Predicted 3D model of a 332-nucleotide RNA (Bacterial RNase P class A) from a Synergistaceae bacterium. The model forms 97% of the base pairs in the Rfam consensus.

[in-house]
């Protein structure tokens, strides 16, 4: 010094003066003091809240899928198994194909039970019947793999190693690992249907409550022989309005709203993720929508990018640096 691989923090800074948007204090003047992110983004998973049955059965339909963990939950996270891929640091992937249908272009005789050529053997011989999967040919995929032995000619027909299955004995919470035995074994595709095992009610802060204002107790239809409501359908719950035309007043305020799975710090327990516990903080909440300008000084002069009920993830968008590993190349 080149290349890689994982992580985890940062996101101009400090002074002044002017605004803007909430809060305290004050009779007022003015004072004081907070104000966007790591992703506020997609809204893609997951849970809190609210309404609707206190969210019920059933069928159907979606989801996720090695083991344990850990959490309010999860498809995220953590550790650890087994494949594969990398020299390596690492990284990707994950139930079931011996339960049952489908599908496997094109080629090929044959895509799951098939002999095309070839090789033995017969025969009624330019062929035709048996045998064979060792060799060729086609394929992305074609009878476990090398090898010796065996045969007429082959072949798990025998062996021996190897992979793989079953059974057993350890070991491990477990996925799994390892010894021993057995008898040789008939492809792939579940992001095709399908099976097993968990799960999943449905709209959503325009949810939802109250308060203002306003009406025309106009027309029509429906409806206790059940409107309407539970966003697939049946059951079941509920139980008096409901549509449709005309047409009025408003399109207004207040809660919901920000104190919460909350922040930071020490401590215990844990490989970790994370959990306890004990102490200090309170750190946006606007509604057409506040979070800016300016001036000096420093930094090699400014990437991505704006909250709209909250949160925990994921993804994607970006700047410039650190850290710990690994490989190769030099020099001492």
């Nucleotide at each position: 010094g080149g290349a890689g691989u994982a992580c985890g923090a940062c996101a101009g800074g400090c002074a002044g003066c002017c605004g803007c948007u909430g809060c305290c204090c004050g009779u007022a003047a003015g004072g004081g003091g907070a104000g966007a992110g790591g992703a506020a983004a997609g809204u893609c998973c997951g849970g809190g809240c609210u309404c609707c049955a206190u969210a019920g059965g059933g069928c159907g339909a979606g989801g996720c899928g090695c083991u344990g963990g850990a959490u309010a939950a999860c498809g995220c996270c953590c550790a650890g198994c087994a494949g594969g891929c990398g020299c390596g640091a690492g990284c990707c992937u994950g139930g079931g194909a011996a339960a049952g249908u489908g599908c496997c272009a094109c080629a090929g005789a044959g895509a799951c039970a098939u002999a095309c050529c070839g090789c033995c053997g017969g025969c009624g011989a330019a062929g035709c019947c048996g045998g064979u999967a060792a060799g060729g040919g086609u394929g992305a995929a074609a009878a476990g793999g090398u090898g010796a032995g065996g045969u007429a000619a082959g072949a798990g027909c025998u062996c021996a190693c190897c992979a793989g299955c079953c059974g057993u004995c350890a070991g491990g919470u477990g996925a799994c690992u390892g010894g021993c035995g057995g008898g040789c074994u008939a492809g792939g595709u579940a992001a095709a249907c399908c099976c097993c095992g968990c799960u999943u009610g449905g709209a959503g802060c325009a949810a939802g409550a109250c308060c203002g204002a306003a009406u025309a107790g106009g027309g029509g239809g429906g409806g206790a022989u059940g409107a309407g409501g539970c966003g697939g359908c049946c059951c079941g719950c509920u139980g008096a309005c409901c549509c449709c035309c005309g047409g009025g007043u408003a399109c207004g305020g207040u809660c919901g709203c920000u104190u919460g799975a909350g922040a930071c710090a020490a401590g215990g327990c844990g490989u970790a993720a994370g959990u306890c516990u004990u102490g200090u903080c309170c750190u946006a909440g606007a509604u057409a929508a506040a979070u800016g300008g300016u001036u000096g000084c420093c930094a090699u002069c400014u990437a991505c990018a704006g909250g709209a009920c909250c949160c925990g993830g994921c993804u994607u968008a970006u700047g410039g640096a650190g850290u710990g590993c690994u490989c190769c190349c030099u020099c001492a």

Description
The gene name in the source record is rnpB. The source organism's lineage runs through Bacteria, Thermotogati, Synergistota, Synergistia and Synergistaceae. The coordinates come from a structure-prediction model, not an experiment, and the mean pLDDT is 78. Its Rfam family is "Bacterial RNase P class A". It is annotated as a ribozyme. Rfam links the family to the GO terms tRNA processing, ribonuclease P activity and dimeric ribonuclease P complex. RNAcentral holds the sequence, with entries from ENA.